THF (Tetrahydrofolate) riboswitch aptamer, 96 nucleotides, folded computationally. The sequence was found by an Rfam model in a public genome assembly. Rfam family: THF (Tetrahydrofolate) riboswitch aptamer. Its family is annotated with tetrahydrofolate metabolic process in the Gene Ontology.
RNA sequence: CGUAGAGUAGAUAUUGCGCGUCAAGUGUCAUGAGAUGGGAUGUCGCUCAUGAACGAAGGACAGUUUGAUCCGCGGUGUAAUAUCGCGUCCGCUACU
Numbered sequence: 001c002g003u004a005g006a007g008u009a010g011a012u013a014u015u016g017c018g019c020g021u022c023a024a025g026u027g028u029c030a031u032g033a034g035a036u037g038g039g040a041u042g043u044c045g046c047u048c049a050u051g052a053a054c055g056a057a058g059g060a061c062a063g064u065u066u067g068a069u070c071c072g073c074g075g076u077g078u079a080a081u082a083u084c085g086c087g088u089c090c091g092c093u094a095c096u
Base pairs, nucleotide, nucleotide: 002095003094004093005092010084011083012082013081014080015079016078017077018076019074020073021072028052029051030050031049032048033047034046038090039089040088041087042086058071059070060069
């Protein structure tokens, strides 16, 4: 020098543990901000804040009255595991 490869944010599935079911969360839109392979840059994507509109599945058991348990439900949170996962330049690893 050349060839090949790994690694981000995160996504999906399964399982466990939670939260809600008295409606939070999730999802949509607008504005602003932030983090995004080891470095630089940047976008699809991601996160956060504020605002707006929309919007739901309960049942069984028990009963003193609250509540516990169980089965569900929620485009629900989280952890583990599996699979997938940076455009450009440099870097890293292996081979040459």